Annotation
Model confidence (mean pLDDT): 77 of 100. A computed fold for a 163-nucleotide RNA from Effusibacillus lacus, annotated as FMN riboswitch aptamer (RFN element).
[in-house]
RNA sequence: UAGUUCCUUCAGGGCAGGGUGAGGCGACAGCCAAUUCCCGACCGGUGGUGAUGCAGGUAUUCUGUCUGCUAAGUCCACGAGCCGACCCGGAGAUGAACCGGGGAAGCAGGAGUUUGGUGCGAAUCCAACACCGACGGUACAGUCCGGAUGGGAGAAGGAAAAC
Numbered sequence: 001u002a003g004u005u006c007c008u009u010c011a012g013g014g015c016a017g018g019g020u021g022a023g024g025c026g027a028c029a030g031c032c033a034a035u036u037c038c039c040g041a042c043c044g045g046u047g048g049u050g051a052u053g054c055a056g057g058u059a060u061u062c063u064g065u066c067u068g069c070u071a072a073g074u075c076c077a078c079g080a081g082c083c084g085a086c087c088c089g090g091a092g093a094u095g096a097a098c099c100g101g102g103g104a105a106g107c108a109g110g111a112g113u114u115u116g117g118u119g120c121g122a123a124u125c126c127a128a129c130a131c132c133g134a135c136g137g138u139a140c141a142g143u144c145c146g147g148a149u150g151g152g153a154g155a156a157g158g159a160a161a162a163c
Stems, first nucleotide, its partner, number of pairs: 004160007017039003023032003041143002043133002045078004053069007073131002081107002086102005112129001114128004135146003
């Protein structure tokens, strides 16, 4: 130094403002009522890639090259969520039902090779426009409440033995 094993910590953001009125209340004058509907507003997990930007080194002076930090919601992968054929364990005489764990396909190829700009070169830079976002609850939810004081890709730090 890299790999292996173990330990600790960390590991997600978001409806401003306006309209409507399902429904509710009522002294029958009216009043309340959606972060879900409509207009509009806002948000973007992890690793990789990458022509951004910043800092430093180096050779040459046109610039090249190296190192560190930083740069994609839509590219390549992964995690999380829902569902889940099937598999394992528990209990049971056996099977089903039940309890716990894992889990392919599927939701889902989640959503931009859009238009223009710069340039030798852009799916990543700049501008514009467009698009995506589990399940349960509830007036139909990416943003509220809930499972979740959960899980987690991974990140940082530490330890051990061997080479």